This is a predicted structure of a 76-nucleotide RNA (transfer RNA) from Bradyrhizobium amphicarpaeae. RNAcentral holds the sequence, with entries from ENA.
């Protein structure tokens, strides 16, 4: 330097062109309890890393960056 892969909720994640972007778990409230967990039941939480293009419609697809992982080469 090349080359591949991934960045979505506070964490691990699904969703790969179309309805308002979802799930577990963890946070809140509430039932229950003699109080806690437990279980049930409700709720908040998202500039879909980041600009720009395509397209009636982009989280998805095409360029660019930057960020992480793996692989590759160079060491003049």
């Nucleotide at each position: 330097c090349c080359c591949g892969g991934c960045g979505u909720a506070g964490c691990u994640c699904a969703g790969u062109g179309g309805a308002c972007a979802g799930a577990g778990c963890a946070c809140c409230c509430g039932u229950c309890u003699g109080c806690u967990a437990a279980a049930c039941g409700g709720g908040a939480g998202g500039u879909c890393a980041c600009g720009g293009g395509u397209c009636c419609g982009a989280a998805c697809c095409c360029c660019g960056u930057c960020g992480c992982c793996g692989g590759g080469g160079c060491c003049a």

Model confidence (mean pLDDT): 81 of 100.